This is a predicted structure of a 738-nucleotide part of an RNA (large-subunit ribosomal RNA, domain II) from a Patescibacteria group bacterium. Its Rfam family is "Bacterial large subunit ribosomal RNA". Gene Ontology terms of the family: structural constituent of ribosome and ribosome.
Context: one part of a larger RNA
RNA sequence: ACCAACGAGUUAGUGUACGUUGCUUAAUUUAAGCUCUUCGGAGCGAAGGUGAAGUGAAAGCGAGGGUUAAUAGCCCGUCUCUAGUUUUUGAGCGGUUCCGUCAUAUGGCGGACGCGCUCAAUUAUUAGAAUGCAGCGUGUACUAGACCCGAAACCGAGUGAGCUAGCCAUGGCCAGGGUGAAGCGGCCGUAACAAGUCGUGGAGGCCCGAACCCACUAGUCGUGCAACACUAGGGGAUGAGCUGUGGUUAGAGGUGAAAUGCUAAUCGAACUCGGCAAUAGCUGGUUCUCCUCGAAAUAGCUUUAGGGCUAGCCCGUAGCGUUAACCAUCGGAGGUAGAGCACUGGAUGGGGUGGGGUGGAUUCGUCCUACCUAUCCUAAUCAAACUCCGAAUGCCGAUGGGUAUUUCUACGGAGUCAGACCAUGGGGGCUAAGCUCCAUUGGUCAAAAGGGAAACAGCCCAGAUCUCAAUCUAAGGUCCCCAAAUCUUGGUUAAGUGUAGAAGGUGGUGUCGUGACUUAUACAACUAGGAGGUUGGCUUAGAGGCAGCCAUCCUUUAAAGAAAGCGUAACAGCUCACUAGUCAAGUCGCUUUGCGCCGAAAAUGUAACGGGGCUAAACCAAGUACCGAAGAUGAGGAUUUCUCCGCCUUUGGUGGAGGAGUGGUAGAGGAGCAUUCUCUGUGCUUUGAAGCGGUACCGUGAGGAGCCGUGGAGCUGCAGAGAAGUGAGAAUGUUGGU
Numbered sequence: 001a002c003c004a005a006c007g008a009g010u011u012a013g014u015g016u017a018c019g020u021u022g023c024u025u026a027a028u029u030u031a032a033g034c035u036c037u038u039c040g041g042a043g044c045g046a047a048g049g050u051g052a053a054g055u056g057a058a059a060g061c062g063a064g065g066g067u068u069a070a071u072a073g074c075c076c077g078u079c080u081c082u083a084g085u086u087u088u089u090g091a092g093c094g095g096u097u098c099c100g101u102c103a104u105a106u107g108g109c110g111g112a113c114g115c116g117c118u119c120a121a122u123u124a125u126u127a128g129a130a131u132g133c134a135g136c137g138u139g140u141a142c143u144a145g146a147c148c149c150g151a152a153a154c155c156g157a158g159u160g161a162g163c164u165a166g167c168c169a170u171g172g173c174c175a176g177g178g179u180g181a182a183g184c185g186g187c188c189g190u191a192a193c194a195a196g197u198c199g200u201g202g203a204g205g206c207c208c209g210a211a212c213c214c215a216c217u218a219g220u221c222g223u224g225c226a227a228c229a230c231u232a233g234g235g236g237a238u239g240a241g242c243u244g245u246g247g248u249u250a251g252a253g254g255u256g257a258a259a260u261g262c263u264a265a266u267c268g269a270a271c272u273c274g275g276c277a278a279u280a281g282c283u284g285g286u287u288c289u290c291c292u293c294g295a296a297a298u299a300g301c302u303u304u305a306g307g308g309c310u311a312g313c314c315c316g317u318a319g320c321g322u323u324a325a326c327c328a329u330c331g332g333a334g335g336u337a338g339a340g341c342a343c344u345g346g347a348u349g350g351g352g353u354g355g356g357g358u359g360g361a362u363u364c365g366u367c368c369u370a371c372c373u374a375u376c377c378u379a380a381u382c383a384a385a386c387u388c389c390g391a392a393u394g395c396c397g398a399u400g401g402g403u404a405u406u407u408c409u410a411c412g413g414a415g416u417c418a419g420a421c422c423a424u425g426g427g428g429g430c431u432a433a434g435c436u437c438c439a440u441u442g443g444u445c446a447a448a449a450g451g452g453a454a455a456c457a458g459c460c461c462a463g464a465u466c467u468c469a470a471u472c473u474a475a476g477g478u479c480c481c482c483a484a485a486u487c488u489u490g491g492u493u494a495a496g497u498g499u500a501g502a503a504g505g506u507g508g509u510g511u512c513g514u515g516a517c518u519u520a521u522a523c524a525a526c527u528a529g530g531a532g533g534u535u536g537g538c539u540u541a542g543a544g545g546c547a548g549c550c551a552u553c554c555u556u557u558a559a560a561g562a563a564a565g566c567g568u569a570a571c572a573g574c575u576c577a578c579u580a581g582u583c584a585a586g587u588c589g590c591u592u593u594g595c596g597c598c599g600a601a602a603a604u605g606u607a608a609c610g611g612g613g614c615u616a617a618a619c620c621a622a623g624u625a626c627c628g629a630a631g632a633u634g635a636g637g638a639u640u641u642c643u644c645c646g647c648c649u650u651u652g653g654u655g656g657a658g659g660a661g662u663g664g665u666a667g668a669g670g671a672g673c674a675u676u677c678u679c680u681g682u683g684c685u686u687u688g689a690a691g692c693g694g695u696a697c698c699g700u701g702a703g704g705a706g707c708c709g710u711g712g713a714g715c716u717g718c719a720g721a722g723a724a725g726u727g728a729g730a731a732u733g734u735u736g737g738u
Base pairs, nucleotide, nucleotide: 001738002737003736004735005734006733011144012143013142014141015140016139017138018137019136020135021134022133023132027050028049029048033044034043035042036041054061055060064076065075066074067073080129081128082127083126084125085124088121089120090119091118092117093116094115097112098111099110100109101108102107147285148284150282154275155274156273157272158271159270165249166248167247168246169245170244171243172242173241174239176208177207178206179204183200184199185198186197187196212236213235214234216233217232218231219230220229251267253263254262255261260269288672289671290670291669292668293667298311299310300309301308302307312416313415314413315412316411317410318409319408326401327400328399329398330397331396332395338389339387340386344383345382346381348379349378350377351376352375353374354373355372356371359368360367361366419445420444421443422442423440424439425438426437427436428435450461451460452459465637466636467635468634470633471632472631476627477626478625479612480611481610485624487623488622489621490620491619492618498614504598505597506596508595509594510593513590514589515588516587517586525582526581527580528579529578531555532554533553536550537549538548561576564575565574566573638662639661640660641659642658643657644656645655646654647653648652673727675724676723677722678721679720680719681718682717683715684714691710692709693708694707695706697704698703
């Protein structure tokens, strides 16, 4: 790693809601216990519980109670219903019988009894609903281990000093070499000591260095020889030395030349068992199917922030019955966008006035003048915390439409409280961020597949019930990859722009408008002229159009500056302005705007169209056709729900028609399949049970048959009930196997 088996919402009690069963016009139910029993259970048992009355804080009062001085008011309460049969009464109608009366008669009027029908009230009873109690089932809450696995820890009682730390008792061990303290003796010396010298002597946490002890360095090793070793060196080696044996100190502790070290490969508190299934707002896991609906990532509070509670949003069941969304009209509140400067402030130009003040002038009277400040006038302005103003939307109310199981109410069950991007209005930030925080009860994703955007949760189109060699479209596309136009018309671009980019630049090119010149010849080119006073004056070494300063006239002319540029030391020289001729038809500016060009440097390899490639297969404008999705349509099937109709065994089932639906995470609801066991009934089996293998059948599915083979003895097959150790792919799951 794989395979197999095992592996997680259980049980009890108490509430509560729903379903169902029994009884029910005050009921309903027993508990302990007792008796009987075929041992499954049955009967008795009213103590007690709930209910039958509420209200008040309570005393209490009571179909009422509370509040209050008061009931006036107010708050909370009080009142079963339907159908059939039946009793009685009343009303109305009808007919008939009887009586009375009117009347020729039909008939009219009045009364009575009985009859039939209808209605109302009433008596009794039955059935049902509702209500209440009890049982069972299901959901859920609480208490318990409470869906399962998982701590580090805490506490108790014990076991450990055969490892190691200290201590106690008693033993053992330390090759060899070196140094040479005190003391003592001789000599010497002293008044005597002292001191000196030579011997002797053998001290020392002395020296060198084996055993022994240690562990400083490097290498090796690092699935090792080894859960700390090996090799080569290193330190101590008569001492606070090393060591044997026996003993002693115990976990809230011991021991510690002290490192939180050691206390049996375990130490910031040993180990073993127990409390114990500790607790875990945390992580992981949580097992069959189909159908219906379907969220949230927000608010408030929280020793709260990755957890909760309530609300919001979802589901289910009832109820109310036209209420919701939306539209129109009418009536409201408001201070946003915009705008404005009337207030509050900001900021600028011009002018006036007052005050201050620099410098100057002064006839000392004052005047002029930068600048500062206050104020006024004027011009043009700025503001989330300015407003003389002021929308659109939105919001509230009314009226009228509006009809979709829409809103609303109650009860039961949830999940959600990390959101993401996009668009728009904003705050923070740098008008940075795939940034952050709000809002628009905006959109999508989340929980949404399909088509487009090369690829690409959040963008564009569009919401997948199933099937199909069908049709039409959306976004987006139509040269090839690649389905469909090498489509039509008119322009633009020459940059492969298209197929990234700014300030700035651009005599690239198209377009709009406008001005000037022009057959009295423009613009460009060519030919010719471009002169005289004069070298203007000054300055200067010089200054002659052309270093500099001043002036910038006049004349001849078709025209020619006291000179626009080059040049010379200064002149000279070459051009220009300006003029004529030749030539011949447009020329020169400014402006608007389209598409381009430069600006343009990155790391493996073109690599900034998906590619090929394209001069359209690029861009702009207009048009026609086609392609293109799980969209729509068509055909057929399934299913949910509503309406109508028919049938039946009538709270329902079934068949038909029609309408509306059928993406889905958390989650809610409905209906089922299968496994093990039990009960009742009915069955199969050596003419072959279960199990196992195969298989083209049936069912939407979980699954279920038939047949063949294997197997060799039961199946518990089928139907209906009941009870659960009831479904495996995941938990660094557990055990076994390979």
The full RNA is in RNAcentral, with records from ENA. The source organism's lineage runs through Bacteria and Bacteria candidate phyla. The coordinates come from a structure-prediction model, not an experiment, and the mean pLDDT is 82.